[in-house]
RNA sequence: UCACCAUCCAGAGCGACCGAGAGACCUGGCUCGUCGACGUCGCAGCAACCCGCCUCGAGUUCGAGUGUGUGGGUGCUACCGCCAGGACCGAUGGAGG
Numbered sequence: 001u002c003a004c005c006a007u008c009c010a011g012a013g014c015g016a017c018c019g020a021g022a023g024a025c026c027u028g029g030c031u032c033g034u035c036g037a038c039g040u041c042g043c044a045g046c047a048a049c050c051c052g053c054c055u056c057g058a059g060u061u062c063g064a065g066u067g068u069g070u071g072g073g074u075g076c077u078a079c080c081g082c083c084a085g086g087a088c089c090g091a092u093g094g095a096g097g
Stems, first nucleotide, its partner, number of pairs: 001097002004094005013043005021032003025086005044077003049073003052068002054065004081089001
């Protein structure tokens, strides 16, 4: 970078730095923000996509789970992806080329 599959109304914030916009894009709304938003870093937490572990089935490394959260890889921690409409839109994970 390309095409595929799954999910996107639950949940979880403090500190330091920075300094004007931010909630992906367009239109219209609604919000957040110099009482410092957004972002970056640190710590903490949430969750359960993958690995692990457990249980069951199968029987040779495969399938299922309202299982688990002590460990690993990500992710996430204002508002339903903030809302409505639009765009063969976006984000995250998995498994491939």